Overview: This is a predicted structure of a 342-nucleotide part of an RNA (large-subunit ribosomal RNA, domain IV) from a Chloroflexota bacterium. Its Rfam family is "Bacterial large subunit ribosomal RNA". Its mean pLDDT, the model's own confidence on a scale to 100, is 90.
[in-house]
Context: one part of a larger RNA
RNA sequence: CCCUCGUUAAGGAAUUCGGCAAAAUGACCCCGUAACUUCGGGAUAAGGGGCGCCCUGAACGGUGACCGGCCUCGCGCCGGAAGCGGCUCAGGGCUGCAGGAGCAGGCCCGGGCGACUGUUUACCAAAAACACAGGUCUCUGCUAACCCGCAAGGGGAUGUAUAGGGGCUGACGCCUGCCCAGUGCCGGAAGGUUAAGGGGAUCCGUUAACGCGGAGAACCGAAGCCCCGGUGAACGGCGGCCGUAACUAUAACGGUCCUAAGGUAGCGAAAUUCCUUGUCGGCCAAAAACCGACCCGCACGAAUGGCGUAACGACUUGGGCGCUGUCUCAACGAGGGACUCG
Numbered sequence: 001c002c003c004u005c006g007u008u009a010a011g012g013a014a015u016u017c018g019g020c021a022a023a024a025u026g027a028c029c030c031c032g033u034a035a036c037u038u039c040g041g042g043a044u045a046a047g048g049g050g051c052g053c054c055c056u057g058a059a060c061g062g063u064g065a066c067c068g069g070c071c072u073c074g075c076g077c078c079g080g081a082a083g084c085g086g087c088u089c090a091g092g093g094c095u096g097c098a099g100g101a102g103c104a105g106g107c108c109c110g111g112g113c114g115a116c117u118g119u120u121u122a123c124c125a126a127a128a129a130c131a132c133a134g135g136u137c138u139c140u141g142c143u144a145a146c147c148c149g150c151a152a153g154g155g156g157a158u159g160u161a162u163a164g165g166g167g168c169u170g171a172c173g174c175c176u177g178c179c180c181a182g183u184g185c186c187g188g189a190a191g192g193u194u195a196a197g198g199g200g201a202u203c204c205g206u207u208a209a210c211g212c213g214g215a216g217a218a219c220c221g222a223a224g225c226c227c228c229g230g231u232g233a234a235c236g237g238c239g240g241c242c243g244u245a246a247c248u249a250u251a252a253c254g255g256u257c258c259u260a261a262g263g264u265a266g267c268g269a270a271a272u273u274c275c276u277u278g279u280c281g282g283c284c285a286a287a288a289a290c291c292g293a294c295c296c297g298c299a300c301g302a303a304u305g306g307c308g309u310a311a312c313g314a315c316u317u318g319g320g321c322g323c324u325g326u327c328u329c330a331a332c333g334a335g336g337g338a339c340u341c342g
Stems, first nucleotide, its partner, number of pairs: 001337008010328002014326001019323001028050004036041001038171001052094007060086001062084002066080005071074001095099001106321007113313002118130002134169007146155003172308004177238003182235002184231005191226003197220002202215005239257005266300001267297001278294005
């Protein structure tokens, strides 16, 4: 010096990206517990007090010697009760600095995300990712749809629309706007186009001829596509410029161009904000963080769901109390290494 431990004056997060690590809290009993809430919870909230041994007494419940009473007399019933051990309470006493030795939550306040318990990258990620009950769309009438298999066959299911498959969303609460022009899907006994096939006008080769061989127009021919509709919890999309109010500023209002339609509610510098450390307020002595607002949303927005939400989380972010060797700033101690010999 390194590793693993122990203790430490005064201070107590000044350390650090960050209280990482450590310290602290801790069992049990009693008292006492807020906002909020889906009335279950939140709760061991928070915050206090007690805790050993001995004696005495009491209540409760266990066992129950023994005693008394009764009778249909028995291994009977009823009542009382010493002793013993259990548990709790009260009073008194004893004793140490200390009476849970060890094992045994630190707590509170605010924000984000995900409802929750679960699941996951076996060996760098446990999460706001996946799943999830619930919602919704769609397919499927049973030899179901769908999946595996060349097939036989099997699964679905010894199920049958309150069933099964697929997609999206993701408890719950309040909701979920506009666009069907494009793409997809669904519907459409008309029309257009269209393959094989049918059809044979007409033409050619050959033959003495009958024939044989070949080409072939009109016309009749499906699905599909075109076409006509529908459909967004289908893929998706949801404007620009100019002017205008008796200070200024702003523009409820007007004009114009384009579009299938021009973003409703709610939210908003956000896990989304470039400019940006936006501006204002709060917290701090001091704030690129955090919280509350504002709205100029570079580039939120409604089941690729929007906004809330009690409870929950080895998630993430900010603040506080407690506590500490994290630090000021280091010291001492223990064990094991390092070093020397072997």